Source information: A computed fold for a 73-nucleotide RNA from a Nanobdellati archaeon, annotated as transfer RNA. RNAcentral records the identical sequence in 2 taxa.
RNA sequence: GCCCCCGUAGCAUAGUAGCUAUUGCGGCAGACUUGUAAUCUGCAGGUCGCGGGUGCAAUUCCCGUCGGGGGCU
Numbered sequence: 001g002c003c004c005c006c007g008u009a010g011c012a013u014a015g016u017a018g019c020u021a022u023u024g025c026g027g028c029a030g031a032c033u034u035g036u037a038a039u040c041u042g043c044a045g046g047u048c049g050c051g052g053g054u055g056c057a058a059u060u061c062c063c064g065u066c067g068g069g070g071g072c073u
Stems, first nucleotide, its partner, number of pairs: 001072007010025003027043005049065005
């Protein structure tokens, strides 16, 4: 220098032939318990790395860019 893959809530992850994002752990509240743990129920938390483009509509397509991993010379 070139090519490929990844970047989604505090952590880990699903989802992408375009139609307002899933689950687990963690957090908070409640139930249960003499109390704690465990268990059960509910709730909060996400500019889908960043910028731009196409389009009625983008996490998903296109371009650029940043970070991480791998390969080639």

Rfam family: tRNA. The family's RNA type in Rfam is transfer RNA. The source organism's lineage runs through Archaea and Nanobdellati.